Predicted 3D model of a 76-nucleotide RNA (transfer RNA) from a Candidatus Geothermocultoraceae bacterium.
The sequence is in RNAcentral, with records from ENA.
Rfam family: tRNA. Rfam links the family to the GO term triplet codon-amino acid adaptor activity. Rfam's curators write: Transfer RNA (tRNA) molecules are approximately 80 nucleotides in length. The family's RNA type in Rfam is transfer RNA.
Its mean pLDDT, the model's own confidence on a scale to 100, is 80.

[in-house]
């Protein structure tokens, strides 16, 4: 250089038939205990990498650009 894949919560992921964003860890607050942990309820966390674009609606679909990874090939 070419091609695939991935990017979502503080971390590991799901959500891909477009209808508007959820889980578990972990945070926080109760409760339970003589305390702690364990456990149980409950709450908080998010401009879905980023800019455009299609559409009445985009995390989802195009396109470009960034990071990550992974394969191939050429030249030195």
């Nucleotide at each position: 250089g070419c091609c695939c894949g991935c990017u979502u919560a503080g971390c590991u992921c799901a959500g891909c038939u477009g209808g508007a964003a959820g889980a578990g860890c972990a945070g926080u607050g109760c409760a339970c205990u003589c305390g702690u942990a364990a456990u149980g309820c409950a709450c908080a966390g998010g401009u879905c990498g980023g800019c455009g674009g299609u559409u009445c609606g985009a995390a989802u679909c195009c396109g470009c650009c960034a990071g990550c990874g992974g394969g191939c090939u050429c030249c030195a």